[in-house]
């Protein structure tokens, strides 16, 4: 100096990490959510009516779970293909 291989680099795919959205299940409001409203209260001559605390039920915001689904990431690992402009590593050959 040349050649070969690998790394690096690019892209595809898979898995995984992180973030967001969503599905399902659970929890979840003294009062400023809803329903039902014991008791008590108001009203009526009466029948009835009214508002409505606690409790119960359902849920909101929110929290938690699930090998759930989707999207994103100048994250990671593996695999396949490509590239040699530059760099690094290894090998071979030639020359000095």
């Nucleotide at each position: 100096g040349a050649c070969c291989g690998g790394a690096c680099c690019u892209g595809g795919c898979a898995c995984u990490g992180c973030g967001c959205c969503u599905a399902c299940c659970g929890c979840g409001a003294a009062c400023c959510u809803g329903g039902u409203c014991a008791g008590a209260c108001c009203u009526u001559g009466a029948c009835g009516g009214g508002a409505g605390c606690a409790g119960c039920c359902a849920u909101a915001a929110g929290c938690a779970g699930u090998c759930g689904g989707g999207c994103g990431c100048a994250g990671g690992u593996g695999u396949c293909a490509g590239u040699u402009c530059a760099u690094c590593c290894g090998g071979u050959c030639a020359u000095u």
A computed fold for a 96-nucleotide RNA from a Planctomycetota bacterium, annotated as Bacterial small signal recognition particle RNA. The organism belongs to Planctomycetota, within Bacteria. It is recorded under the gene name ffs. Rfam family: Bacterial small signal recognition particle RNA. The family's RNA type in Rfam is non-coding RNA gene. The sequence is in RNAcentral, with records from ENA. Model confidence (mean pLDDT): 78 of 100.